[in-house]
Context: one part of a larger RNA
RNA sequence: CUGGGUGUAAAGGGAGCGUAGGCGGUAGCGCAAGUCAGAAGUGAAAGCCCGGGGCUCAACCCCGUGGACUGCUUUUGAAACUGCGUAACUGGAGUGCAGGAGAGGUAAGUGGAAUUCCUAGUGUAGCGGUGAAAUGCGUAGAUAUUAGGAGGAACACCAGUGGCGAAGGCGGCUUACUGGACUGUAACUGACGCUGAGGCUCGAAAGCGUGGGGAGCAAACAGGAUUAGAUACCCUGGUAGUCCACGCUGUAAACGAUGAAUACUAGGUGUCGGGGAGCAAAGCUCUUCGGUGCCGUCGCAAACGCAGUAAGUAUUCCACCUGGGGAGUACGUUCGCAAGAAUGAAACUC
Numbered sequence: 001c002u003g004g005g006u007g008u009a010a011a012g013g014g015a016g017c018g019u020a021g022g023c024g025g026u027a028g029c030g031c032a033a034g035u036c037a038g039a040a041g042u043g044a045a046a047g048c049c050c051g052g053g054g055c056u057c058a059a060c061c062c063c064g065u066g067g068a069c070u071g072c073u074u075u076u077g078a079a080a081c082u083g084c085g086u087a088a089c090u091g092g093a094g095u096g097c098a099g100g101a102g103a104g105g106u107a108a109g110u111g112g113a114a115u116u117c118c119u120a121g122u123g124u125a126g127c128g129g130u131g132a133a134a135u136g137c138g139u140a141g142a143u144a145u146u147a148g149g150a151g152g153a154a155c156a157c158c159a160g161u162g163g164c165g166a167a168g169g170c171g172g173c174u175u176a177c178u179g180g181a182c183u184g185u186a187a188c189u190g191a192c193g194c195u196g197a198g199g200c201u202c203g204a205a206a207g208c209g210u211g212g213g214g215a216g217c218a219a220a221c222a223g224g225a226u227u228a229g230a231u232a233c234c235c236u237g238g239u240a241g242u243c244c245a246c247g248c249u250g251u252a253a254a255c256g257a258u259g260a261a262u263a264c265u266a267g268g269u270g271u272c273g274g275g276g277a278g279c280a281a282a283g284c285u286c287u288u289c290g291g292u293g294c295c296g297u298c299g300c301a302a303a304c305g306c307a308g309u310a311a312g313u314a315u316u317c318c319a320c321c322u323g324g325g326g327a328g329u330a331c332g333u334u335c336g337c338a339a340g341a342a343u344g345a346a347a348c349u350c
Stems, first nucleotide, its partner, number of pairs: 003322004007304002012318001014202004021195003025089002028086004033082002035078008048067002050064005092192001093189003096185004104178007111155001116150007126137002163170002207248006216242002221237004259317006267295013299306002323350003332343004
């Protein structure tokens, strides 16, 4: 390389958009590049294969209008398939119209509960914390309780293997702007599609830069305990940070450890958003799309399990794997303010 693979053994890119490329629906006509058939030329000799012969055999050598040389060129045809051209179609894809659902996004405003702090009142000796304690707070009046105020952050109940989003993720309420999906209809376009190397964009937390903010929590740090020790687990404090704006970083068990798309392949049962039909009905039954769960047949699987949301049966395209360690290291390069990220070996060893 091929082959075989990628849920858990090595292996799906964190996610999307999309360039080149690869692949691509139905029927008609044409062309003949691919494809197929015929013919001609060429495909030197040696070598190879077949047949025959010569060295005692063999290796070796010689002979043949012999074969092959799977190729190339020219030419004549075929037109199913691929391709190209042309004029069409509507089932794929998209648009329009009519609807309902949603923590989808961005911005502004606003609400109540709670914690903390401040002020004032009541009130007196404890509070707090633990396995038990102590550090800590408190007669300069704490804890508790009442009233008022300040400020920041998060939104109890509703809440649900409920919803939305490509993923990361999204949850008080209101308003504005805005993206997508779904259902119905079938008016319009007429293959406009799928995938996608590079590329571009998005991307939790932590971290970085500048400027704000800072209630609670809390790396680091300090103290108290525990312990043989305790640079921990427990307790009292507490700074970065957590929050906001702008910029950077670009990684996660970024997980369904399962790439995207399409088609097909028993059923049963929940739930969410629509549509249709029946029954007099808030309701029930039947049915049909789209999501989200559980169970299960065939099939698959090393087993576990998966099973119309496939890990089944097939097709297309991309990514990735090829014994363990060394090592996601070294070197080089690119990116980054840095931290570091991306790419990514070998010696050696088992």
This is a predicted structure of a 350-nucleotide part of an RNA (small-subunit ribosomal RNA, central domain) from Cuneatibacter caecimuris. The coordinates come from a structure-prediction model, not an experiment, and the mean pLDDT is 87. RNAcentral holds the full RNA, with entries from ENA. Lineage of the source: Bacteria > Bacillota > Lachnospirales > Lachnospiraceae > Cuneatibacter.